[in-house]
C1' cells in the first nucleotide's frame, strides 16, 4: 500500500467480497508450567441458608445465671461470697445519608465544561472569642396486672440520666425602623454607630491539698482533660441558577391555561408559579417547540495517517434506583438498599381473628440463556464507624480457590550423526521425498517431580523503666516526644536459594484453485459434499473425502458474532449532477446565505501574549522496582477546550458621512407568429338544392365489407356550417418556460440599439410561499366541417380483441371552473468575471466609398457550424463551456422490490406531492473496441438467379439408409459437408453379428524349466475344431567329436498374451467443410489512458490483399500468380517392336531399304500486353487490331493461408486412461449381414419412329497380360467347349468399338415399344451356387404412353449421347476410376433466390439470430400490504372513589413542667372536619404492536403452457 468480482476483451461508474487491528465473548479440536489482569453482556426474573452496622459503663439507672466454695435445712430447700458491677436487655449519644450493588428510569441544567449564588446551608473537624448560673416535672428499663397462637400490645405502681422543661444572663446572633462610608450588576451589598425587642448550656472522668471550706482528709475549692452553649473565620460537603456543548424520525408543525409575566400572600436553608388570591394576555417554534422512538453522562477504550467512526466492561468523577406506586417521619444532611407509613402483586407462618418479608451488598439456588467463579481465610496491611483509650465492628479490603477469558514470559532439549536404513507416498520403474528426521555417539538440566533450608510485606499500637518539653502551686495527674524490653502475618512452609535425579512428564489446530504462503495420490461422479467472494464436483478433480508431502501460527489454533479500518462507499480535510444515480417544467419573490471603491470610527468575528482551569488514572517520554516482559512506581510533558484580560487592526461584521464603474431612471428609433379582446377575408373538405351524365365508384399487397339504376363516382351552379390559415417560411423572429403562423383595429408585458442627464449598491441567489404551466382528462352550458380513442363490419392471419380497410361516439373547437403531469430535452439550475481564432444569419448604431443599390471595416445584443487551449471515462463539449474561478439553490449514494405500501396534504373523479421496509441479486449500469447478425445500405463475384440443353420426383428393377423384423440382421456415417459412403467387389472365407461344439500361458510375441528332433502320409470317431492309434522321418552352425548353440516342436509354471471391449468430448495422424474463396499475419513506427487502430482504408484496376496512384506509414511473412505434369505449335537428337514418300517384292510395310513425314520420347524454342490504334490521371490496366498453332491465366491437372464445425475416424493405424483375462480372448460348424405392411436418397431400363429391328460396311483412345491374356481351327443357337501358336510385350492376346453411313421391315399399336416377373433347360467359376453369384437359350410379357408439390446438372470440345478399357476379383457392377467417337442451345441482364468478398450501419448479441428476452396462466415457497373483527401496551380528557401522610380550620373530650386570684389561663392533644393525592372504577379518544377467514400485488424456483412485446428498420421505428 491494495486485491478479486459485470465483458469476447478495453476503460469508466458502481456496489459486493478479502487481507489488518480489537473483543467482559460464545463454540469446534487440543492442551506443559507460571506471573499480571478478568469473569451474568441474557430475566431491574424468584430467592433457601449463612454472613456483610454497629459501638460506647469515661452519659443513666437497673441487673442476672451456669459453676463453685461456705453456712444452714424439716432434705423439699434457703442464705452469703466468688463469678460479676459481668452477660443482657432499656434510657440516652454518635454512626446508620459513609462504604458496597445495579443502570431499570432519565433527551434532563441529567451530565461535560466555564461561571455565578450580593439567593443559600455544612454535624463531626480546625481556629478564635466568651460562657457552663440556678430550679423543675417526668418517663423507659424494673415490679404487678390483663389481650392475644403469634407479632405484639393496655392497666396501674417505682426510678435515673450529657433524655425533657421554665428562670437568670448576652461577648454576641435575629428582627425592627435609622445615619456614615465603600462595593455596585443601581435591584441593593458590606463595614461602624446608637436605640427597642427576642434567644444558651450538661456533665463525665483522672489529680491534688499551696490558698478557701469543714478539716486524718475530702469537697460545692484548685487544677487537667473530655464534652456543652452562644458567635466569627476556616476547612470540607453539598443545594440552587447560568452560557456552552449533548441520539434518531417532519411519514411528529403548531404546541401550551399555572400556561408567559406582574402584584400581595404562603412556603423553604435559598432566588423562583415553586404553591396561591387577584390583574395582564402573554410565552415556545423550521437555528425544529410539541409528540414519538432510543440511550445513564464523562474522564476514557476500540480502530483510523489525520479528521473521524463506533463504544461507556473492569478502574476513576457524576447521577439515577433499591419488589412496584405513593407519602412522609427523624436527623446537619434522606423523602432513606439492609428506617416507618399506606395500597398492590408476589411468597411464607397461622389458633383464620391475625402476622411475617424484600440479595440491583458477599458467596450461593433456581430459572433465562452460546455464555460468566466458591456458599473459602483473614481483619496481618489499607480504609471506614464508634470510643479517653483498649478495642469492637467491617463479605469495604487484602488473600487464596475456579476457568487458556485475555494478555506477558519459559519450556517441550543440545551438538555430531549417510548404509541416505527400516517403513509410508509418490514413480517415467531409473529413481525421488519424509530426511540429519530417526537409530546410535557425546553433552545440557530450565519447567514439572523429591529433600532440605526459607523470606520482603510489620509501621505502629499496648504495658514497663528511664528520660525531654507542655501545663500546673505542685517533681502529682495529664499530654507531645525520645530510647530500651517485649507482643502482633490471612497470603504461607508460598515467593526465592542450595542439592538429587534424569531426555526422561510435556505439540497441537487450520490452511495448500485465484484472491493467499503452501501439491501429487487415490476414492466419489451435479452424487456426496465445499464455499469469505469469483466459483468447485456430469470418469484423468491441485477446489470434495482420505493419505503421504508443504505452508502458517504455536499452548494454542481455527469457526461464529460484533466494531472500526480498506470504503474517497455520506467526501470539512476528501466525491459528484449532458449519456453511468443525480438540474425542481418555468418564473416572481419571503426568511437566510452571498455581495462594488475610497475614508474615519468601533473592536464583535480574526491574530497575538498573560493569568485561571483543563480531578486521578490512562496515552507519550525519561527513570526506577519485580531475574526479562506483561504489571507496578515516581517524575515530566500533552491535554488542540472553556473563562478573564492585555495588546493588533490587515480582511470580514457594525457605525458614519462620501463615490460611480453593479443595478435602475429619463429621452429618441426601429424589429418581432410575445399576450388579450373584438372584426373581417380567401382556398380546402363535408352536407343540403339545383343542372348535366350513367354505371360504376371506393378502396387494397390483393380484396371485402361500403356508396350507386330510388342515378352515385365525374361536372356545372347556388347555400349552409365548422375547423384551419398553403404560398411567404428560413439552423428567421418573439416569450420565463409551456409555447406563439390569414388580415385589420383596441388594449398590454418584455428585450435590443443609440444618447445626455439624474439616483446612488437601491445587487446576485433564493427554502418555504404565490403564480404560469403541453397533451389526454373532469365539471356545466354550447358548438360539432374535418379528424378520430371506445365501438360496428370487411379483410389478413395457426389465432388477430392490432397493424390494413369501410363506417363511428366521446374529444378536438368556444366560454367558465378544475386537473398540474411529459423524453415539460440543451436529458446541460440562476448570476458575474476571465480564456485563440473561422465562418454564416437575425435586429440596430458608426466609418469609408457611392447618385444609388451591393460589397468592405468596425461596434453592441441575439442565433448557428466547425475549431486551438483546456476539460472529459470516452463519445464530446469548446466565448451560448461541460474550460479557467466566485456565490447562492434543487438534487444523487448498487440493481431489483418501488416512485410502490402505509399515513398525511391537494383533487369531484382520474389521480397528483410527499415516500419507506420486508425480502432477493453479485450485479445492474455508461463510452468505447474487435467480431457475429439485421425481413439495414453500397460495391463485387459464384451454374446464384435469369437464358437455355437434359435430367430426379410418377413406372420397373439396381444399389444405400431409415424403420420394422429377427437367435442374429456386426459397426460407424446424420443438413449443405451421411445415404452405388467406409465396401476397389457379405456363397465359405471375409465376419467384428447370432446359434450350437470346443480350448485356457492361449491363434499370436519375450523370458525360464525339462524333454524330443523335424515334417508328412493313412485308419477311427465327429459337422468340423479336436482327440486316439499306425506307419514314418532325423534340420542348420562350430566342435578338442564328449558336446555346445540356434531354429523348430511337446509338456509345465508365471511373469505376461489378446480384446473390431468405451471414451473420436483424453490424444496423434489423416480428412470432409466453408473454399482455390483472397483473404490471414507479423517488426518497427505512428494515434489511443486502454480494448485496439493504422498498414490491410481511399480512388482506379484485376480471376486475385493482381497491379498502379495517393496516404503515417515503411517493410515482410502465410496464402494469390509463377515454378511441377499433361495438352495445343515447332525444332534439334534418337530410330524398334513405330511409319512407308521414293526403289524392289507381298494377299498385307509381309520382306528388302530408308529415317523424309507420322509416332514414339529427353531436351529445347514458342505467348511477354512484347507491337499498333483507341482510351484512361502522362499510371496500373481496359478495348480493338496486325502478326500467329495458340493472346491477354491458351484447355486441363497437382497444389487447399490463419482459422471455423469439442466436423468424421479409437473398426485402417498409434496412443493415455477405464474395463474383461476358463472370457468382452482364441478355434470350429452352421446360420445371419441378403429379412420386408412402408418411407427416403442415388442410378440403370424405359415409355418409343431423330425410334425398334435385320442385314452389310467405316473410324478410336487409353489400358491390361505368365497362378495371365490367349490367335488360327473344330464343336454348341447361345453361354461356352476342345485345343494350344504366340506374347514377361510399341512386336502376341483382350480387340468386333458403339453411335454412325449403306439397305429392309414395322406404322403409332401397350406395338416388332418396354422387358419386370415366373416356368423349363443349360453354361461357368468354386471344396461347395438352398438360403445366396454372373450368364445363355426357349417360353411368358407386368407397370410404363414423359411424370403433383418441389428440385439436380451443366457455359465448349462442355451438357447431351455411344461405346471401350481398368482396378478389387476364383466368380459376381446398372457403381466406382479412367478413354476415346458424335457434338450442340443460351447468358439481355444482377431486381430477386441462395453462398461469398470488401466498406459502411444499428445492436440490449459474444454459446454469437438455431442468439436475446418479455407478459399472463399452472405449480411449490418466502416476506410485505389491505380486511369484518378479536385482543394487548403506552397515553389524553372529563368524572368517581378516595388509602397512610402533610397543611389548614375545628376540638364542648384530654393534658405531668409555665403563670394563677387555685376558678382558672397559656400552651398541647385524642376526635370531627376540609384541601391536595397513589392505587382503583367509569365514560371516550389518541397513538402503537400481536392475530384475522378471505383478498392484493410482489420476489425466487430444474426441463410448464400460451403467444412474441422489446433488442436490427426486430419485421407496424
Nucleotide at each position: 500500500a491494495g486485491g478479486g468480482u459485470u465483458u469476447g476483451a478495453u476503460c469508466c461508474u458502481g456496489g459486493c467480497u478479502c487481507a489488518g487491528a480489537g473483543c467482559g465473548a460464545a463454540c469446534g479440536c487440543u492442551g506443559g508450567c507460571g506471573g499480571c489482569g478478568u469473569g451474568c453482556u441474557u430475566a431491574a426474573u424468584a430467592c433457601a441458608u449463612g454472613c456483610a452496622a454497629g459501638u460506647c459503663g469515661a452519659g443513666c439507672g437497673c441487673g442476672a445465671a451456669a459453676g463453685u466454695u461456705c453456712c444452714u435445712u424439716u432434705c423439699g430447700g434457703g442464705g452469703a461470697g466468688c463469678g460479676a458491677g459481668u452477660a443482657g436487655a432499656g434510657c440516652g449519644g454518635c454512626g446508620c445519608a459513609c462504604g458496597g450493588g445495579u443502570g431499570a428510569g432519565u433527551a434532563a441544567c441529567a451530565c461535560g465544561u466555564a461561571g455565578a449564588u450580593a439567593a443559600c446551608c455544612u454535624a463531626c473537624c480546625u481556629u478564635a472569642u466568651a460562657g457552663u448560673g440556678g430550679g423543675g416535672a417526668a418517663u423507659a428499663a424494673c415490679c404487678u396486672u390483663g389481650g392475644g397462637a403469634a407479632a405484639c400490645u393496655g392497666g396501674g405502681g417505682c426510678u435515673a440520666a450529657u433524655a425533657c422543661c421554665g428562670c437568670a444572663u448576652a461577648u454576641g446572633u435575629u428582627a425592627u425602623a435609622g445615619a456614615u462610608a465603600a462595593c455596585u450588576g443601581c435591584g441593593g451589598u458590606u463595614a461602624u454607630c446608637a436605640a427597642u425587642a427576642a434567644u444558651a448550656a450538661a456533665g463525665a472522668g483522672g489529680g491534688c491539698c499551696a490558698a478557701u471550706g469543714c478539716u486524718u482528709g475530702c469537697a460545692u475549692g484548685c487544677u487537667c482533660u473530655c464534652g456543652c452553649u452562644a458567635u466569627g473565620a476556616g476547612a470540607u460537603g453539598g443545594g440552587u441558577c447560568u452560557g456552552c456543548g449533548u441520539c434518531c424520525c417532519a411519514u411528529u408543525a403548531g404546541g401550551c391555561u399555572g400556561u408567559u409575566g406582574g402584584u400581595g400572600g404562603g412556603g423553604u436553608a435559598a432566588a423562583g408559579g415553586c404553591c396561591u388570591a387577584c390583574c395582564a394576555a402573554a410565552c415556545c417554534g423550521a437555528u425544529g417547540a410539541u409528540g414519538g422512538g432510543u440511550a445513564g453522562c464523562u474522564g476514557g477504550u476500540c480502530u483510523g495517517a489525520g479528521a473521524g467512526g463506533a463504544u461507556g466492561a473492569u478502574c476513576a468523577g457524576c447521577c439515577a434506583c433499591a419488589c412496584u406506586g405513593g407519602a412522609a417521619c427523624u436527623g446537619g444532611a434522606a423523602c432513606a438498599c439492609g428506617g416507618u407509613c399506606c395500597a398492590g402483586a408476589c411468597u411464607c407462618c397461622u389458633a383464620c381473628g391475625g402476622g411475617a418479608g424484600g440479595c440491583a451488598g458477599c458467596a450461593g439456588u433456581a430459572g433465562g440463556g452460546a455464555a460468566u467463579u466458591u456458599u473459602g481465610c483473614g481483619c496481618a496491611a489499607u480504609g471506614g464507624g464508634c470510643g479517653a483509650a483498649a478495642g469492637c465492628c467491617u463479605g469495604a479490603c487484602g488473600c487464596a480457590g475456579c476457568g487458556a477469558c485475555g494478555u506477558c514470559g519459559c519450556g517441550u532439549g543440545u551438538g555430531g550423526g549417510a548404509u541416505g536404513a527400516a517403513g509410508g507416498g509418490c514413480u517415467u520403474c531409473g529413481g525421488u521425498u519424509c530426511g540429519u528426521a530417526a537409530a546410535c555417539c557425546a553433552c545440557u538440566g530450565u519447567c514439572a517431580g523429591g529433600u532440605g533450608g526459607g523470606a520482603c510485606g510489620a509501621u505502629g499500637g499496648g504495658a514497663u523503666a528511664a528520660u525531654u518539653g507542655g501545663u500546673u502551686a505542685a517533681u502529682a495527674c495529664c499530654c507531645a516526644g525520645u530510647u530500651a524490653u517485649u507482643u502482633u502475618g490471612a497470603c504461607g512452609g508460598u515467593a526465592c536459594c542450595a542439592c538429587c535425579a534424569g531426555a526422561g512428564g510435556a505439540a497441537g489446530c487450520a490452511c495448500c484453485g485465484g484472491c493467499u504462503a503452501a501439491c501429487u495420490a487415490c476414492g466419489u461422479g451435479c452424487c456426496a459434499g465445499c464455499a469469505g467472494c469469483c466459483g468447485c464436483g456430469g470418469u484423468a478433480a491441485u477446489a470434495c473425502g482420505u493419505a503421504g508431502g508443504g505452508u502458517g501460527c504455536a499452548a494454542g489454533c481455527g469457526u461464529u458474532g460484533c466494531u472500526c479500518g480498506g470504503a474517497a462507499u455520506u467526501a470539512u480535510u476528501g466525491g459528484g449532477c449532458g449519456u453511468a444515480a443525480a438540474g425542481a417544467g418555468u418564473g416572481u419573490g419571503u426568511a437566510g446565505g452571498c455581495g462594488g471603491a475610497a475614508u474615519g470610527g468601533u473592536a464583535a468575528g480574526u491574530c497575538a501574549g498573560a493569568u485561571g482551569u483543563g480531578a486521578a488514572a490512562g496515552c507519550c517520554u525519561u527513570a526506577a522496582g519485580c531475574u526479562c516482559a506483561a504489571c507496578u512506581u515516581a517524575a515530566g510533558a500533552a491535554g488542540u477546550g472553556c473563562a478573564u484580560u492585555u495588546g493588533a487592526u490587515a480582511c470580514u461584521g457594525c457605525c458614519a458621512g462620501u463615490c460611480u464603474a453593479g443595478a435602475g431612471u429619463u429621452c429618441g428609433a426601429g424589429a418581432g407568429a410575445g399576450g388579450g379582446a373584438g372584426g373581417c377575408a380567401g382556398a380546402a373538405u363535408u352536407c343540403c338544392u339545383g343542372g348535366u351524365g350513367u354505371a360504376g365508384g371506393g378502396g387494397u399487397g390483393a380484396a371485402a365489407u361500403c356508396c350507386g339504376u330510388a342515378g352515385a363516382u365525374a361536372u356545372c351552379a347556388g347555400g349552409a356550417g365548422g375547423a384551419a390559415u398553403a404560398c411567404c417560411a428560413g439552423a428567421g423572429g418573439c416569450g420565463a418556460a409551456g409555447g406563439c403562423g390569414g388580415c385589420c383595429u383596441c388594449c398590454u408585458g418584455g428585450a435590443c440599439c443609440g444618447a445626455c442627464a439624474c439616483u446612488g449598491a437601491c445587487g446576485c441567489u433564493g427554502a418555504g410561499a404565490c403564480a404560469c404551466g403541453a397533451a389526454a382528462g373532469c365539471g356545466u352550458g354550447g358548438g360539432u366541417a374535418g379528424c378520430a380513442a371506445a365501438c360496428a363490419g370487411g379483410a389478413u392471419u395457426a389465432g388477430a380483441u392490432a397493424c390494413c380497410c369501410u363506417g363511428g361516439u366521446a374529444g378536438u373547437c368556444c366560454a367558465c371552473g378544475c386537473c398540474c403531469u411529459a423524453a415539460a430535452c440543451g436529458a446541460u439550475g440562476g448570476c458575474u468575471a476571465c480564456u485563440a481564432g473561422a465562418u454564416g444569419u437575425g435586429g440596430u448604431g458608426g466609418g469609408a466609398g457611392u447618385u444609388g443599390a451591393c460589397c468592405c471595416c468596425u461596434g453592441c445584443c441575439g442565433u448557428a457550424u466547425c475549431g486551438a487551449a483546456g476539460c472529459u471515462a470516452a463519445c464530446g463539449c469548446g466565448a451560448u463551456a461541460a474550460g479557467u474561478a466566485g456565490c447562492c439553490c434543487g438534487c444523487c449514494u448498487g440493481g431489483g422490490g418501488a416512485a410502490u405500501a402505509c399515513g398525511g396534504c391537494c383533487g369531484c373523479a382520474a389521480g397528483g406531492c410527499u415516500a419507506a421496509a420486508a425480502c432477493u441479486c453479485a450485479a445492474a449500469g455508461g463510452a468505447a473496441u474487435u467480431g457475429a447478425c439485421g425481413g439495414g445500405g453500397g460495391c463485387c463475384c459464384g451454374c446464384a438467379c435469369a437464358a437455355g440443353c437434359g435430367g430426379u420426383g410418377g413406372a420397373g428393377c439396381a444399389u444405400g439408409u431409415g424403420g420394422u423384423u429377427u437367435a442374429a440382421u456386426u459397426c460407424g456415417a446424420a443438413g449443405c459437408a451421411a445415404c452405388g459412403c467406409g465396401a476397389a467387389g457379405a456363397a465359405c472365407c471375409u465376419u467384428a453379428c447370432c446359434u450350437g461344439g470346443g480350448c485356457u500361458u492361449g491363434a499370436c510375441a519375450u523370458c525360464c524349466c525339462u524333454g524330443g528332433c523335424u515334417a508328412a502320409u493313412c485308419u477311427u470317431a465327429g459337422a468340423a475344431a479336436u482327440a486316439a492309434g499306425a506307419u514314418g522321418u532325423u534340420u542348420c552352425u562350430c566342435u578338442u567329436c564328449g558336446g555346445a548353440g540356434a531354429a523348430c516342436u511337446a509338456g509345465g509354471u508365471g511373469a505376461c498374451a489378446g480384446g473390431u471391449g468405451c471414451u473420436g468430448c483424453a490424444u496423434g495422424g489423416c480428412u470432409g467443410u466453408c473454399g482455390u474463396c483472397a483473404g490471414c499475419u507479423c517488426g518497427u513506427g505512428c494515434c489511443g489512458u486502454g480494448a485496439g487502430g493504422u498498414g490491410u482504408u481511399g480512388g482506379g484496376u484485376u480471376a486475385a490483399g493482381u497491379c498502379c496512384c495517393g496516404c503515417a506509414a515503411c517493410g515482410a511473412g502465410c496464402g494469390c500468380a509463377a515454378c511441377c505434369c499433361u495438352u495445343g505449335c515447332u525444332c534439334u537428337u534418337a530410330g524398334u517392336u513405330g511409319c512407308u514418300a521414293c526403289c524392289a517384292u507381298u494377299a498385307a510395310g509381309u520382306u528388302g531399304a530408308g529415317c523424309a513425314c507420322u509416332c514414339u520420347a529427353a531436351g529445347g524454342g514458342g505467348a511477354c500486353u512484347g507491337c499498333c490504334g483507341g482510351u484512361g490521371u502522362c499510371a496500373a490496366g481496359c478495348c480493338g487490331g496486325a502478326g500467329g498453332a495458340a493472346g491477354g491465366u491458351g484447355g486441363g491437372g497437382a497444389u487447399g493461408a490463419c482459422g471455423u464445425c469439442a466436423a468424421g475416424u479409437c473398426a485402417u493405424c498409434a496412443u493415455g486412461g477405464c474395463c474383461c483375462u476358463u472370457a468382452c480372448g482364441c478355434c470350429c460348424a452352421g446360420g445371419g449381414c441378403u429379412a420386408c405392411a412402408c418411407a427416403c436418397g442415388u442410378g440403370c431400363u424405359a415409355c418409343a419412329a431423330u425410334g425398334a429391328u435385320u442385314a452389310g460396311u467405316a473410324c478410336a483412345g487409353a489400358g491390361g497380360g505368365u497362378c495371365g491374356c490367349a490367335a488360327u481351327a473344330c464343336c454348341g443357337c447361345a453361354a461356352g467347349g476342345u485345343g494350344g501358336a504366340g506374347c514377361u510385350a510399341a512386336u502376341c492376346c483382350c480387340u468386333u468399338a458403339a453411335a454412325g453411313c449403306u439397305a429392309g421391315u414395322c406404322u403409332u399399336a401397350g406395338u416388332u415399344c418396354g422387358g419386370a416377373u415366373u416356368g423349363g433347360a443349360g453354361u461357368c467359376u468354386g471344396c461347395a451356387a438352398c438360403u445366396c453369384g454372373a450368364c445363355u437359350c426357349c417360353a411368358u410379357g407386368a407397370a410404363g404412353c414423359c411424370g403433383g408439390a418441389a428440385u439436380c446438372g451443366c457455359u465448349a470440345g462442355u451438357a447431351a449421347u455411344c461405346g471401350c478399357g481398368g482396378a478389387u476379383c476364383a466368380g459376381c457392377a446398372u457403381g466406382c476410376c479412367g478413354c476415346g467417337g458424335u457434338g450442340a442451345a443460351u447468358a439481355c441482364g444482377u431486381u430477386c433466390c441462395c453462398g461469398g468478398g470488401c466498406c459502411u450501419u444499428g445492436u440490449a448479441c459474444a454459446c454469437a439470430c438455431c442468439g436475446c428476452c418479455c407478459g399472463u396462466c399452472a405449480c411449490a415457497c418466502c416476506a410485505c400490504g389491505a380486511a369484518a373483527g378479536c385482543u394487548g401496551g403506552c397515553u389524553g380528557u372529563a368524572c368517581c372513589u378516595u388509602a397512610a401522610g402533610a397543611c389548614g380550620c375545628u376540638g364542648u373530650g384530654c393534658u405531668a413542667a409555665c403563670c394563677u386570684u387555685c376558678g382558672g389561663g397559656a400552651a398541647g392533644u385524642a376526635g370531627g372536619u376540609g384541601u391536595c393525592c397513589a392505587c382503583g372504577g367509569u365514560a371516550u379518544g389518541u397513538c402503537u404492536g400481536g392475530u384475522g377467514a378471505u383478498u392484493g400485488g410482489g420476489g425466487u424456483g430444474a426441463a410448464g403452457u400460451c403467444g412474441u412485446a422489446a433488442c436490427a428498420a426486430g419485421g407496424u421505428a

Small-subunit ribosomal RNA from a metagenome, 1517 nucleotides, folded computationally. The RNAcentral record of the sequence draws on SILVA. Its Rfam family is "Bacterial small subunit ribosomal RNA".